RNA sequence: UACGAUAAAGGCAAACCCUGGGCAAUCAGGGGACGCAAAGUAAAGGAUCUUUCAAUGGAUGUGAGGUAAAGACGCAUGGAAAUGCGUCUCUCCUCCUAAAAAAGAUAGCCUUACUGCCGAAG
Numbered sequence: 001u002a003c004g005a006u007a008a009a010g011g012c013a014a015a016c017c018c019u020g021g022g023c024a025a026u027c028a029g030g031g032g033a034c035g036c037a038a039a040g041u042a043a044a045g046g047a048u049c050u051u052u053c054a055a056u057g058g059a060u061g062u063g064a065g066g067u068a069a070a071g072a073c074g075c076a077u078g079g080a081a082a083u084g085c086g087u088c089u090c091u092c093c094u095c096c097u098a099a100a101a102a103a104g105a106u107a108g109c110c111u112u113a114c115u116g117c118c119g120a121a122g
Base pairs, nucleotide, nucleotide: 003119004118011036012035016031017030018029019028020027021026034108040114041113042112044111045110046109047106048105049104050103051102052101057096058095059094061093063092064091065090070089071088072087073086074085075084076083077082
């Protein structure tokens, strides 16, 4: 010392239960020990989780509006060319997902920063 022992002295406390705070993730106190040599402190980066909002992603309809031009399909007329009408392609509403965004949680997920008890072997 960047190392960590079948050492010593001490320390912390997962799940779960009770009480309380929070919409929630979760936190605090008590009980309780799975574990921990930083399971001490700090949310800076990543990750995960929660809440809010929500498409720029999709779906659907006896819905509402639009339908200038164009395209597709259907129907009607027509010998044909073609013409007319309707539906869809458009917007809104509705529904689904939950990307992005915002605010939070976790330090016992990883990294990082700071601090710290003891001490063999190497």

Predicted 3D model of a 122-nucleotide RNA (c-di-GMP-I-GGC riboswitch aptamer) from Candidatus Brocadia sp. WS118.
The prediction has a mean pLDDT of 80.
The organism belongs to Candidatus Brocadia, within Bacteria.